RNA sequence: AGCGGAGUGGGGGAGCUCGGAACCCCGCCGGCCUCAUAAGCCGGAGAUCGCAGGUUCGAAUCCUGCCUCCGCCA
Numbered sequence: 001a002g003c004g005g006a007g008u009g010g011g012g013g014a015g016c017u018c019g020g021a022a023c024c025c026c027g028c029c030g031g032c033c034u035c036a037u038a039a040g041c042c043g044g045a046g047a048u049c050g051c052a053g054g055u056u057c058g059a060a061u062c063c064u065g066c067c068u069c070c071g072c073c074a
Base pairs, nucleotide, nucleotide: 002072003071004070005069006068007067010026011025012024013023020057028044029043030042031041032040050066051065052064053063054062
C1' cells in the first nucleotide's frame, strides 16, 4: 500500500443509522446568598462540527478526495 474506528466550545461526552441547524456535565464570567470561602440558586460568553469540494430548498449528519490519531492484517 490494504481494512476498520475516531476527529463536535477551554476539557469530557451525546447528536450522524432516519438531513430541518448543535444538547449535557465540568470549567470560565457576572449576580444572589455568606463575616468570608466553598456548596447552592439565577443569568451570560464561548464550537460556521478535522480540511476542501459535491448533492440538496436546506448538511455535524449523505457522497468524493485529503490530513491527524488509534487498532487489525502481512
The prediction has a mean pLDDT of 84. Transfer RNA from Actinomadura kijaniata, 74 nucleotides, folded computationally. Its Rfam family is "tRNA". Its family is annotated with triplet codon-amino acid adaptor activity in the Gene Ontology. The sequence is in RNAcentral, with records from ENA and Rfam.